[in-house]
RNA sequence: GUCCCCAUAGCUCAACAGGAUAGAGUAUAGGCUUCCGGAGCCCAAGAUAUAGGUUCAAAUCCUAUUGGGGACA
Numbered sequence: 001g002u003c004c005c006c007a008u009a010g011c012u013c014a015a016c017a018g019g020a021u022a023g024a025g026u027a028u029a030g031g032c033u034u035c036c037g038g039a040g041c042c043c044a045a046g047a048u049a050u051a052g053g054u055u056c057a058a059a060u061c062c063u064a065u066u067g068g069g070g071a072c073a
Stems, first nucleotide, its partner, number of pairs: 001072007010026004019056001028044001030042003049065005
């Protein structure tokens, strides 16, 4: 330099070849329980890498950029 793959809560993963409020586990905060803590139960906050485009509708499709990994030279 050319090409390929990946990027979703703090962390680990879902979202069924575009459609419903983007869910789960874990972690965190609060509450119940307990003498206290832990465990258990309830509840809350928390995310689509960035910018455009296509579409009635985009996490999903297209383009560029950024970051990570790989192949060739």